[in-house]
Background:
Bacterial RNase P class A from a Thermoanaerobaculia bacterium, 371 nucleotides, folded computationally. It is recorded under the gene name rnpB. The model forms 93% of the base pairs in the Rfam consensus. Model confidence (mean pLDDT): 77 of 100. RNAcentral holds the sequence, with entries from ENA. Lineage of the source: Bacteria > Pseudomonadati > Acidobacteriota > Thermoanaerobaculia.
């Protein structure tokens, strides 16, 4: 200097006016008010109600190992695994000898291997030539057969190379390599390593197929859920009035009762109770955030002190102007002009994901050059 890799932070600043919202204040007035994601409601929780003995079933969901955490599907650090030259990214990463399935098209064959060209044809046999007195030898063409070396096919086809074997081959038997089991070493641990022993190889692929395995989970959500609580129109009881007149009860007896049991009512009068609207609460100071020590690679955690954090509910956080900064545009140059993304609290916190103009630093790789 190109060219990349991870990451950090910022998201205009200042002031006047005039407004809203919320705190304090008798008042005047002071004083505070959107975010890095307030969002998407996907994941974990806190609080609040319901609901619940305990256990098992079906269902959801999670899966390498070890740590952090209230907790998690999040983060940290590591292991394999896959890609990149590399900084470094990704990864549903338990089980396919438990049992059941799948695998288009090609292809002989897609799983207790198989034979479509091809090789071979020793032994076994048929048919012919040849030699031979004959027994029988040799050669050709074939059958049964034998192979898995080579071609072909596929995503995938039952370990690679080399030697050596052989009728033609084959872990068929050797050595390297790769695999697996054990052992030794290192490591919590996942796993690594090792001219240490076995074993000819000993089980192919797909569980983001069903299914095993081991871990996990009651439901709704602040419009939860408390507490005041109208108007109107409903309930319930008493009393009073009228209006009817003998009941209550399945049946009997007894009790009440004509001085009126007992029913009934758009009647008047009083009480009780739910619920609506409306009010207040819950509501913002909390597993909280940052600076600093201190343990830790680290996520975190531990500690002492400073500072810091809106509460709206038809629902504030605005609206205008001026100076500055930025970027674009036109000019040498000044003036001029134009432009600023994504978004926008609502119980409250810990995560992921996603959008996001511009712009700032910090680490690192690789490649040219120079000293």
């Nucleotide at each position: 200097g190109a060219a990349g890799c991870g990451g950090u932070c910022c998201g205009g600043a200042g002031a006047a006016u005039c407004g809203c919202c919320g705190c304090u204040g008798c008042a005047a007035a002071g004083c505070g008010g959107a975010g890095g994601a307030a969002a998407g409601u996907c994941c974990g929780a806190a609080c609040u109600c319901c609901c619940a003995c305990g256990g098992g079933c079906a269902g959801c969901a999670g899966g390498c190992u070890g740590g952090a955490u209230a907790a998690c599907g999040u983060c940290c650090a590591g292991g394999c695994g896959c890609g990149g030259u590399g900084a470094c990214g990704c990864g549903a990463c338990g089980g396919a000898c438990a049992g059941u399935g799948c695998a288009a098209c090609a292809g002989a064959a897609a799983a207790c291997a198989a034979a479509c060209c091809g090789c071979c044809g020793a032994a076994c046999u048929g048919c012919g030539a040849u030699c031979g007195c004959a027994a029988g030898a040799u050669c050709g063409c074939g059958g049964a057969g034998g192979u898995a070396a080579g071609g072909g096919u596929g995503a995938a086809a039952c370990g690679g190379u080399g030697c050596g074997g052989u009728a033609a081959g084959a872990g068929c038997g050797c050595a390297c390599c790769g695999c697996g089991u054990c052992c030794c070493g290192c490591g919590c641990g996942a796993g690594c390593g090792g001219c240490g022993a076995c074993g000819g190889c000993a089980u192919g692929g797909c569980a983001a197929a069903c299914c095993c395995c081991c871990u996990g989970c009651g439901g709704a959500g602040c419009a939860a859920g408390a507490c005041c609580a109208a108007a109107u129109a409903g309930g319930g009881g008493a009393g009073c009035g009228a209006u009817g007149g003998a009941a209550c009860c399945g049946c009997c007896c007894g009790u009440u009762u004509c001085c009126g049991a007992c029913a009934u009512c758009a009647g008047c009068u009083c009480c009780c109770g739910g619920g609506u609207a409306g009010g207040u609460u819950g509501c913002u100071c909390g597993a909280c955030c940052a600076c600093c020590g201190c343990a830790g690679c680290a996520a975190u955690g531990c500690g002492a002190g400073u500072g810091g954090c809106a509460g709206a509910u038809g629902a504030a956080u605005g609206a205008u102007u001026c100076u500055c900064a930025c970027u674009c545009c036109c000019u040498c140059a000044c003036c001029g002009g134009a432009g600023a993304a994504c978004a926008g609290a609502a119980u409250u916190c810990g995560g992921c994901u996603u959008a996001c103009a511009g712009g700032u630093c910090c680490g690192c790789u690789u490649c040219a050059c120079g000293c």